[in-house]
Context: one part of a larger RNA
RNA sequence: GGAUGAACGCUGGCGGCGUGCCUUAAGCAUGCAAGUCGAACGGGAUUUUGGAGUCGCAAGAUUUUAAUUUUCAGUGGCGGACGGGUGAGUACAAGUAAGGAACGUACCCUAAACUAUCGCAUAGCUCGUCGAAAGACGGGGUAAUUCGGUAUGUGAUCGCAAGAUUAAAGAGCGUAACAACUCGGUUUUGGAGCGGCCUUAUGUCUAUCAGCUAGUUGGUGGGGUAAAAGCCUACCAAGGCGACGACGGAUAGGGGGUGUGAGAGCACGACCCCCCACAAUGGCACUGAGACACGGGCCAUACAUCUACGGAUGGCAGCAACUGGGAAUAUUCGGCAAUGGACGAAAGUCUGACCGAGCGACGCCGCGUGAGGGAUGAAGGUUUUCGGAUCGUAAACCUCUUUUGCCAAGCAGUCGAUGCUUGGAGAAUAAGCACCUACAAACUACGUGCCAGCAGUCGCGGUAAUACGUAGGGUGCAAGCGUUAUCC
Numbered sequence: 001g002g003a004u005g006a007a008c009g010c011u012g013g014c015g016g017c018g019u020g021c022c023u024u025a026a027g028c029a030u031g032c033a034a035g036u037c038g039a040a041c042g043g044g045a046u047u048u049u050g051g052a053g054u055c056g057c058a059a060g061a062u063u064u065u066a067a068u069u070u071u072c073a074g075u076g077g078c079g080g081a082c083g084g085g086u087g088a089g090u091a092c093a094a095g096u097a098a099g100g101a102a103c104g105u106a107c108c109c110u111a112a113a114c115u116a117u118c119g120c121a122u123a124g125c126u127c128g129u130c131g132a133a134a135g136a137c138g139g140g141g142u143a144a145u146u147c148g149g150u151a152u153g154u155g156a157u158c159g160c161a162a163g164a165u166u167a168a169a170g171a172g173c174g175u176a177a178c179a180a181c182u183c184g185g186u187u188u189u190g191g192a193g194c195g196g197c198c199u200u201a202u203g204u205c206u207a208u209c210a211g212c213u214a215g216u217u218g219g220u221g222g223g224g225u226a227a228a229a230g231c232c233u234a235c236c237a238a239g240g241c242g243a244c245g246a247c248g249g250a251u252a253g254g255g256g257g258u259g260u261g262a263g264a265g266c267a268c269g270a271c272c273c274c275c276c277a278c279a280a281u282g283g284c285a286c287u288g289a290g291a292c293a294c295g296g297g298c299c300a301u302a303c304a305u306c307u308a309c310g311g312a313u314g315g316c317a318g319c320a321a322c323u324g325g326g327a328a329u330a331u332u333c334g335g336c337a338a339u340g341g342a343c344g345a346a347a348g349u350c351u352g353a354c355c356g357a358g359c360g361a362c363g364c365c366g367c368g369u370g371a372g373g374g375a376u377g378a379a380g381g382u383u384u385u386c387g388g389a390u391c392g393u394a395a396a397c398c399u400c401u402u403u404u405g406c407c408a409a410g411c412a413g414u415c416g417a418u419g420c421u422u423g424g425a426g427a428a429u430a431a432g433c434a435c436c437u438a439c440a441a442a443c444u445a446c447g448u449g450c451c452a453g454c455a456g457u458c459g460c461g462g463u464a465a466u467a468c469g470u471a472g473g474g475u476g477c478a479a480g481c482g483u484u485a486u487c488c
Base pairs, nucleotide, nucleotide: 001488002487003486004485006484007483008482009481010480013367014366015365016364017363018362019360020359021325026323027322030320031319032318035078036077037076040075041074043072044071045070048067049066050065051064052063053062054061055060085278086277087276095202096201097200098199099198100197103195104194105193108191109190111188112187113186114185115184116150117149118148119147125140126139127138128137129136130135155166156165157164158163170183171182172181204250205249206248211241212240213239216238217237218236219235220234221233222232223231253275254274255273256272257268258267259266260265280301281300282299283298284297303314304313305312306311331357333356334355335354339353340351341350342349343348370400371399372398373397380391381390382389383388406424407423408422409421410420411419412418432477433476434475435474436473438457439456443472444471445470446469447468453460454459
C1' cells in the first nucleotide's frame, strides 16, 4: 500500500447493486416451511333441479328416488430421498484428476407384445368396552387403480437341449350396447439423465509417536448384496504394512475459487456453484426405484412439557422470533405476479424455494450539499515589530439553475412496493473526521512545567514545547474519517 462476513470512537443527505451469528452442532414460547389427486374408491354432510308417495282446501311439510354442486375424514396413488439449513465429525476418509468392471434406475423418450377370468379381506361406517388424555380393543358389515388365485407367454430368466418358471387395473368421454378416442396398467428392448462400487495419482502438521496388525494377509466351502470384495462365517495357510514415515497424536469439511504479489509463491475457503457429512446424543431397521430418511418409525440416554401419578408428548444446524453467549450480525413483513418444484387430464392447490419489501454507511459504485459575478479587501476572530498580516471572493449583495428533497397529476405494476413521465414553490433539506518534530503533505499564539499527558518507531514534556491541552491557521481524505484485529 491492498484486503475484510469485521468491531469500536466521532460524524452522517440521497440512490443503485451486494451483503449481514465468524462466538454455544447451546436451549427454544408462537406462527408458518409438503402436499396433492373426486377423471382410482365407498361413505357423511351440502347446493340446485326433476319424478313418485303420504298429510293438507292451498301455501307448504315430510319420505324416497335420479341427476348435479361444494366439501370433510378415511382407503388408494404419486410426492414427503428434491428443494432449504449447518460444518459437529471426517486426514487408510471425503474431494479433485485420470481410468475400470461385477451393477441399479421411479418419472421422461424409443421400439415390440398384451391388458382374459375368478375371488378373500379391510379402513371409513355402525354397535359396544377401557382410558384424565394420548389412544387402544372387540362384534357386524362395505368399495377400489388395495390384496390374492387361475389362464395366456410377445418377451424375459434358468438350461447343451428337452423343458421349467414368470404379468396386468382400470378410469374418463362416448354409444341403445359395443366400438373409436384420451389417460392409465403389465412384460420386454434400447436411450437419456442420475446413482452405487473399484484402482492409480494428489491430498495439513508432528519422530519429544518406530514398530503396527488375529478378520489381521491370502485361499477353499457356505452365506450375503443391485453389484466385485473378509462384506460375514467355518476350516486351512502365516501372512500383510512400515524411515518413499506404518501405527499414534494434533488440526481440518474438500473443490471451483478469494485476497495479495511483477511473478514464483504465501494466506484463506463468508456470499454464489459442485461434491461430502450431519439433523438433541448413540444405535436399528421398515417402506420404497431411491433413505438407514431434518419437519417418518422403533429402542436407549440426557433435557423439556402435560398429567386424574396409571401414563403421554417433543426435537428451529428450515423462515421469522426469543433466551443465553459475545466486541458483534436484521422483520414473529408481503406475494405466489415472475422463475422453479410436487400433485392433477385440466382448472387449480401447496411452496418462509423464490420474488419483493423492511432494518444496518457493513461493503462497492454513483450523485448532491449550488453556479457565475462580486474589494468599502466590511464586521468579527486570530496574530502583530501596532504599520500591518491572515481567515478572504470567503460573506453580504446582484444574476441564474433545480440534481436531490417536498407537493400534485398521469402511466406501468401483485394495480403492492416501487419505477417512469410531466408540472409547482423554493438556494432552499444536506460536512465531517484525522493529522500538522522526522519518516510524511501541513505553523503560530496561549496554558502547562519530567506534572498533566503524547507515542507506530526514534522519541517529546524539568518556564520561551511547531511533539502535551486549547484556539486561529494549514494539510489530507470526504458521507465518511480515524483506531483496533487478521492476511499478503